[in-house]
About this RNA:
The RNA shown here (transfer RNA) has 72 nucleotides and comes from Candidatus Campbellbacteria bacterium CG22_combo_CG10-13_8_21_14_all_43_18. The organism belongs to Candidatus Campbelliibacteriota, within Bacteria. Its mean pLDDT, the model's own confidence on a scale to 100, is 80. The sequence was found in a public genome assembly. Its Rfam family is "tRNA".
RNA sequence: GCCCCCGUAGUUAAAUGGAUAUAACGGCUCCCUUCUAAGGAGCUAUUGUGGGUUCGAUUCCUGCCGGGGGCG
Numbered sequence: 001g002c003c004c005c006c007g008u009a010g011u012u013a014a015a016u017g018g019a020u021a022u023a024a025c026g027g028c029u030c031c032c033u034u035c036u037a038a039g040g041a042g043c044u045a046u047u048g049u050g051g052g053u054u055c056g057a058u059u060c061c062u063g064c065c066g067g068g069g070g071c072g
Base pairs, nucleotide, nucleotide: 001071002070003069004068005067006066007065010025011024012023013022018055026044027043028042029041030040031039048064049063050062051061052060
């Protein structure tokens, strides 16, 4: 330098054109308990970034950024 894959919550993942973006773990509050653990209820927080296509983009296209792999 060229090619391929990936980037979603604090973490690990789902959603592949249409509903308020979903779950688990984590964090917070409450219940339960003599206390703790366990258990129950609720809350919390996410699409790397800029542009494009579309009535509508996490999803499709593209510049950039970051990570991984292959070739030279």